[in-house]
Context: one part of a larger RNA
Molecule: large-subunit ribosomal RNA, domain VI
Organism: Candidatus Saccharimonadota bacterium
RNA sequence: CGUUAGGAAUUUUGAGGAGAUUUGUCUCUAGUACGAGAGGACCGAGAUGAACGAAUCUCUAGUGUAUCGGCUGUGGCCACCUGCUGCAUUGCCGAGUAGCUAUGUUCGGAAUAGAUAAGCGCUGAAAGCAUAUUAAGCGCGAAACUAACUCCAAGAUAAGAAUUCCCUAUGACCUCCCAGAAAGAUGAUCUGGUUGAUAGGUGCAAGGUGGACGCAUGGCAACAUGUGGAGCCGAAGCAUACUAAUAGAGG
Numbered sequence: 001c002g003u004u005a006g007g008a009a010u011u012u013u014g015a016g017g018a019g020a021u022u023u024g025u026c027u028c029u030a031g032u033a034c035g036a037g038a039g040g041a042c043c044g045a046g047a048u049g050a051a052c053g054a055a056u057c058u059c060u061a062g063u064g065u066a067u068c069g070g071c072u073g074u075g076g077c078c079a080c081c082u083g084c085u086g087c088a089u090u091g092c093c094g095a096g097u098a099g100c101u102a103u104g105u106u107c108g109g110a111a112u113a114g115a116u117a118a119g120c121g122c123u124g125a126a127a128g129c130a131u132a133u134u135a136a137g138c139g140c141g142a143a144a145c146u147a148a149c150u151c152c153a154a155g156a157u158a159a160g161a162a163u164u165c166c167c168u169a170u171g172a173c174c175u176c177c178c179a180g181a182a183a184g185a186u187g188a189u190c191u192g193g194u195u196g197a198u199a200g201g202u203g204c205a206a207g208g209u210g211g212a213c214g215c216a217u218g219g220c221a222a223c224a225u226g227u228g229g230a231g232c233c234g235a236a237g238c239a240u241a242c243u244a245a246u247a248g249a250g251g
Base pairs, nucleotide, nucleotide: 001155006166007165008164009163010162011161012160016152017151018150019149022050023049024048025047026046027045028044034039052108053107054106055105056104060102061101062100063099067095068094069093070092071091072088073087074086075085076084077083112147113146114145119140120139121138122137173251174250175249176248177193178192179191180190181189198244199243200242201240202239203238204237207233208232209231214227215226216225217224218223
């Protein structure tokens, strides 16, 4: 831009397209059919794996450079201690929430139908027989094909369908702006903008780290114990307008 008088929102049909399509072993049937024996099934029923794929983070495992703790050297504040802090690969080390992940967890391939391939047949002449057809006619038959399963899909210009709201000239709606994240390079998308839980802060309970400072007691001291599962804490949960989403402009 088109589609349709116009605009906003939600749902949908499916022309067409894409994806998927794998496979082992074991058990039963059954030591049956078959076979002198050795051996050993078809058909059918079930179980459990491999590889691959999708989703996901409850568990396991990894990361987790603004979390907690420990340790060393050297500086700053400080009279000292404590504390805070710079540099040393995040200074080094031990753990680790959220998020992101796999090695973790859950699930998937199916069943079925149609038309067929090779192949196998029925009926049956040409050719009194025979012949599945190198005749007419009628069947069975595969992981391949078409459906079926999952996803996209009306620019499918043959432009489809349904529902709600506004308007025959008004309104509906959107954008700028602002707080942001389930989104993200930027646009976009999504959640909100006081008739508000959008982010921060605060509170609570989880979760992480692992026992703070001060004081007291014991010890010559290093240090230990008690107060005390202490103190501190990023992303995640619930609550709470304390702070900021004001005011306004445009299409």